[in-house]
Record summary: The RNA shown here (c-di-GMP-I riboswitch aptamer) has 86 nucleotides and comes from Massilia sp.
């Protein structure tokens, strides 16, 4: 270089929930918290959520599609990395 593991070591992230703030919303930042990860690291090519604007319907409520928005904690893919063993 590769493949396997997380037994041990040195560590890492941080679910749900609470606080506070943005965001139409999904969802995200901070700070408290651990549910759980050997990639829970980084990338929006797949996938998956939302549906403001827009586009159609409708008398109206309101229903449908629509990503330029979001999610890597989606057993997809892509890249990179610590430790041991072969």
């Nucleotide at each position: 270089u590769u493949c396997u593991g997380a037994a041990a070591a040195a560590g890492g992230c941080a679910a749900a929930c609470c606080g506070c703030g943005c965001g139409a919303a999904a969802g995200c930042a901070c700070g408290g918290g651990a549910c759980g990860c050997a990639a829970a690291g980084u990338c929006a090519c797949g996938g998956u959520c939302u549906a403001c604007c827009g586009a159609g319907c409708g008398c109206a409520a309101g229903c449908u599609c629509c990503a330029u928005g979001a999610c890597g904690g989606c057993a997809g893919g892509a890249c990179u990395g610590c430790c041991a063993g072969a």

Its mean pLDDT, the model's own confidence on a scale to 100, is 85. Lineage of the source: Bacteria > Pseudomonadati > Pseudomonadota > Oxalobacteraceae > Massilia. The sequence is in RNAcentral, with records from Ribocentre.